The part of an RNA shown here (large-subunit ribosomal RNA, domain I) has 543 nucleotides and comes from an Oscillospiraceae bacterium.
Context: one part of a larger RNA
RNA sequence: GGCGCAGGGCGAAUGCCUUGGCACUGGGAGCCGAUGAAGGACGUGGUAAGCUGCGAUAAGCCGCGGGGAGCCGCAAACAGGCGAUAUAUCCGCGGAUAUCCGAAUGGAGCAAUCCGGCAGGAGUAAGUCCUGUCAUCAUAUACUGAAUACAUAGGUAUAUGAGGGGAACCGCCUGAACUGAAACAUCUAAGUAGGGCGAGGAAAAGAAAUCAACCGAGAUUCCGCAAGUAGUGGCGAGCGAACGCGGAAGAGGCCAAACCGAGGUAGCAAUAUCUUCGGGGUUGAGGACUGCAUAAGGCAUGCAUGAAGCUAGCAGAAGUGCAUGGGAAGGCACACCGAAGAAUGUGAGAGUCAUGUAUGCGAAAGGAAGAGCAGCCGAGCAGGAUCCAGAGUACCGCGGGGCACGUGAAAUCCCGUGGGAAGCAGGGGGGACCACCCUCCAAGCCUAAAUACUACCCAGUGACCGAUAGCGAAUAGUACUGUGAAGGAAAGGUGAAAAGAACCCCGGGAGGGGAGUGAAAGAGAACCUGAAACCCUGUGCCU
Repeated sequence: GGCGCAGGGCGAAUGCCUUGGCACUGGGAGCCGAUGAAGGACGUGGUAAGCUGCGAUAAGCCGCGGGGAGCCGCAAACAGGCGAUAUAUCCGCGGAUAUCCGAAUGGAGCAAUCCGGCAGGAGUAAGUCCUGUCAUCAUAUACUGAAUACAUAGGUAUAUGAGGGGAACCGCCUGAACUGAAACAUCUAAGUAGGGCGAGGAAAAGAAAUCAACCGAGAUUCCGCAAGUAGUGGCGAGCGAACGCGGAAGAGGCCAAACCGAGGUAGCAAUAUCUUCGGGGUUGAGGACUGCAUAAGGCAUGCAUGAAGCUAGCAGAAGUGCAUGGGAAGGCACACCGAAGAAUGUGAGAGUCAUGUAUGCGAAAGGAAGAGCAGCCGAGCAGGAUCCAGAGUACCGCGGGGCACGUGAAAUCCCGUGGGAAGCAGGGGGGACCACCCUCCAAGCCUAAAUACUACCCAGUGACCGAUAGCGAAUAGUACUGUGAAGGAAAGGUGAAAAGAACCCCGGGAGGGGAGUGAAAGAGAACCUGAAACCCUGUGCCU
């Protein structure tokens, strides 16, 4: 030195565990904000660094309700308090307070700071302090008002609104490339990703100028089928309907106009006219107009009332003994309950120990289906002379886009550009176009539900993970890195209970040896188990 064996050290695998995650199901809830949000800064405790809570009334204040013996958060300790049978702590609901920054809004600014104006108050005055108020934009109204006469622009005041944030979902605008086509250009990827704006609890769409086919249907949305069909397509790769049928849900309304009244403007007036106001009226055949007639009902807007459910809670059955053991819930014995044998905990494996579970019950306050009062809305018949019914619109040419449809025979829909109707004896559509026929009424607006999503709350589930796994995070967007945008960890386990080792000894200490605790200390805090590599000691054999 090697090999083997034994004992130890280091080390952290493995096993077991779970405070944390992951995925999903059912239900709830779904916006917050100038009454100052989201998010922060700084404070706030007797001692107080962090987290949590809170805001100069600062781990809290007030009211109402619950609850019932302990309590002053995580979190021990010392000190000091609160409360004990109804005013403790605690839980729910409502309220008060709520510094500074932040849309941040008096001005400024390197966020959490600096500096003001005006009014009121404290104060003898000044300084100072306190309270309130002062941003911008839009709309409306009033006043004022240039160049410039009327006027307009502008200005001032008042009122109302807006501004910012939000996980995904939604609408609109904008809009790639990799890729596929076994290359690549049309095409595809894809109207996807990304960017912008905007809205809501959903959004969007929506009440036929729709379809259909000579029968008929009757807004929109979503699902299943039709159907990978018809089509489209360098007829490549691919893309990909509709009619119709079945289901979910179900709801329809209002203007503009004719006409009537009021008002404004122009005009001496007749009259004309109108981004003005009220009535009227809303359809595929109707309305105005003329005559006759005039309610049933609806809305849930205001006030009062107000069920269930929810936001604290309450009741809730039934087991003892023996032995083993540190400990019984496991064993043995004999019982009991069960509308409860879900689950978790308890010194080991508990229906009957605890919390619970089945079941039953419960709210001062918040909330609100219904319905009372008020308010608002609200019909028809006949006539047919006259009047009305959305114009730079429909449509056409050209250029594009979008329709499953790539210009095609290419309709239908949208945009740009140049032209440009009819007007009820009217007009659109039925996939070029024409006729017949059928059907509908554009160029105005609103509309619940069925649908999408899940930051958030409740309950639950798992042939999901179990600390190199599972979220990045058993908590942390922390430590740390970066000028910055941004990147981004590691790290769990004593024991049933701290009973966390008084006291003695060695030592400067660290550490150790006794003693003691404990079932165990070979569980001693570098703490469950404690593999291997690696290191050390001892020893057998070989060299």